RNA sequence: UCAUCGAGACCGGCCGAGGGAUGGGCCCUUUGACGCCGGGGCAACCUGCGGAUCGUGGCAAAUCCGAAAGGUGCCAACUCCUGCGGCACGCCCGACGGUGAGCCGAGAGAUGA
Numbered sequence: 001u002c003a004u005c006g007a008g009a010c011c012g013g014c015c016g017a018g019g020g021a022u023g024g025g026c027c028c029u030u031u032g033a034c035g036c037c038g039g040g041g042c043a044a045c046c047u048g049c050g051g052a053u054c055g056u057g058g059c060a061a062a063u064c065c066g067a068a069a070g071g072u073g074c075c076a077a078c079u080c081c082u083g084c085g086g087c088a089c090g091c092c093c094g095a096c097g098g099u100g101a102g103c104c105g106a107g108a109g110a111u112g113a
Stems, first nucleotide, its partner, number of pairs: 001113005010039005018028003022083004040075003045071003049066005079108001084105004089100004
């Protein structure tokens, strides 16, 4: 810089108090979380492989499909939700104001190349 992020996929051992990036919320967790190790699985980003289309003199390139060998990644909750901006609303309140949920975008983050 580009692409993707509403799907999918858990057991055992060790450890022992925190963890879910960050503020808020809400969750997970001594019925042992997080992390580490072993095994298993999910997925299909990259490499390689098979097929189709297109294309070529023939290749190649390109697009799509398939399988899953290798390189990563992942296996609570939509990236757990939200934070900033816009649009259109509901509820509470005399008002100022408060609050809830929806859509779009930005930002941040994650993963791959």